The prediction has a mean pLDDT of 81. A computed fold for a 72-nucleotide RNA from Candidatus Vogelbacteria bacterium RIFOXYB1_FULL_42_16, annotated as transfer RNA. It matches the Rfam family "tRNA". It is annotated as a transfer RNA. The sequence was found in a public genome assembly.
């Protein structure tokens, strides 16, 4: 330099173009306990960026950008 794959909560991830983006772990508060752990309840928080297609985009397209891989 060229090509391929990939980017969603702090982490691991779900979502076949129809919606309030779902879950687990985590974090906070409360209950419980002599204190803690475990358990229960409630809360918390995410689509890499910019354009495009579409009535509608996490999803499709383009460019950029982060990560991984292959060739040279």
């Nucleotide at each position: 330099g060229c090509c391929c794959c990939u980017g969603u909560a702090g982490u691991u991830u779900a979502a076949u173009g129809g919606a309030u983006a779902g879950a687990a772990c985590g974090g906070a508060a409360g209950a419980u306990u002599g204190c803690g752990g475990a358990u229960c309840u409630u809360c918390u928080g995410a689509u890499c960026g910019a354009g495009g297609u579409u009535c509608g985009a996490u999803u499709c397209c383009u460019c950029g950008u982060g990560g991984g891989g292959g060739c040279a």